[in-house]
C1' cells in the first nucleotide's frame, strides 16, 4: 500500500430475492398491583437505518466515493 468484515432505537442484534406500516430482547416513562420497593401486568416514548451521490415507479437492502472501527497481507524500523 493493497484486501476482507461490520455500521439499523440509549445497549445487543435481527430484518428472507428491492415493494405499502422498520422490528425484537434489555432499558426509559406513565399507570395498575405493594405500606415502600422488587417482581408481575397494561399503555406509550424513542430510527432522516454512519454520510454524499447514483440506478430505480419504488433502495435499510443494489453501484460508486468517503468517515469510523475489527482482521488479514505487504513494506518501513
Nucleotide at each position: 500500500a493493497g484486501g476482507a468484515c461490520u455500521a439499523u432505537a440509549g445497549c445487543u442484534c435481527a430484518g428472507u430475492u428491492g415493494g405499502u406500516u422498520a422490528g425484537a430482547g434489555c432499558g426509559c416513562a406513565u399507570c395498575c398491583u405493594u405500606g415502600a420497593c422488587a417482581u408481575g401486568g397494561a399503555u406509550g416514548a424513542g430510527g432522516u437505518c454512519g454520510g454524499c451521490g447514483a440506478u430505480u415507479c419504488g433502495a435499510a437492502u443494489u453501484c460508486g466515493c468517503c468517515u469510523a472501527g475489527u482482521c488479514c497481507u505487504a513494506c518501513c524500523a
Overview: The RNA shown here (transfer RNA) has 77 nucleotides and comes from Candidatus Njordibacter sp. Uisw_039. The same sequence occurs in records of 3 taxa. The organism belongs to Candidatus Njordibacter, within Bacteria. The coordinates come from a structure-prediction model, not an experiment, and the mean pLDDT is 80. Rfam family: tRNA. Rfam classes the family as a transfer RNA.